[in-house]
Order: sequence, then structure tokens, then C1' cells
RNA sequence: UGGGAUGUGGCGCAGCGGUAGCGCAGAAGACUGUUAAUCUUUUGGUCGUCGGUUCGAACCCGACCAUCCCAG
Repeated sequence: UGGGAUGUGGCGCAGCGGUAGCGCAGAAGACUGUUAAUCUUUUGGUCGUCGGUUCGAACCCGACCAUCCCAG
């Protein structure tokens, strides 16, 4: 420098055009002599950034940024 992959709650991941979800973690409660475990409820996300397309974008298009891989 060129090509490719990935980027979504604190962490690991789903979601492939129509109100953003799951597990773990966190908080509160129940249970227990206490802790742990278990159960219930619950907090937390401008979807890497900026534009574009569309009635409507995490999803499609462009540029850029970060990380990783390949080539030179």
C1' cells in the first nucleotide's frame, strides 16, 4: 500500500429492512441461623463515526476510525 473479516449493555454473543434480545455480571426481594446455591423482579444500549438510499436502517450503499488475518 492492496484485499478480507470483525465492531451491538460491564463481559460473551444473537438479531440480515418494520418498537434491540439472550446468557453471565450488577441491584432489590424470597428462601436460609449466616453465607453459598436456587427462585422472582429489575437497572443498564444515540447498534464504531459521519453521510446517503428508503415511508422506515443495527441490517442496504459510500467514506473514515479501531482490531485481527492474508498478500506485497

Transfer RNA from Halobacteriovorax marinus, 72 nucleotides, folded computationally. It matches the Rfam family "tRNA". It is annotated as a transfer RNA. Its family is annotated with triplet codon-amino acid adaptor activity in the Gene Ontology.